This is a predicted structure of a 72-nucleotide RNA (transfer RNA) from Argiope bruennichi. Rfam family: tRNA. The sequence is in RNAcentral, with records from Ensembl Metazoa. The organism belongs to Argiope, within Eukaryota.
[in-house]
RNA sequence: GAGGGUGUAGCUCAGUGGUGGAGCGUUCGCUUCGCAUGUGUAAGGCCCGGGGUUCAAAUCCCCGCAUCUUCA
Numbered sequence: 001g002a003g004g005g006u007g008u009a010g011c012u013c014a015g016u017g018g019u020g021g022a023g024c025g026u027u028c029g030c031u032u033c034g035c036a037u038g039u040g041u042a043a044g045g046c047c048c049g050g051g052g053u054u055c056a057a058a059u060c061c062c063c064g065c066a067u068c069u070u071c072a
Stems, first nucleotide, its partner, number of pairs: 001071007010024004018055001026042001028040003048064005
């Protein structure tokens, strides 16, 4: 310098056009003498940034940023 992948909850990741989710973690309960386990509940997201397409975008397109990777 060129090509490709990834970016969504504290962490690991689903979600491929129409209400943002799961597991683990955290909060508060139930269970226990107490803990662990089990179980219920709640909080936590401007979905990397900007623009475009569309009635409608996390999702499609473009340009950036970060990161991983391949080639030179």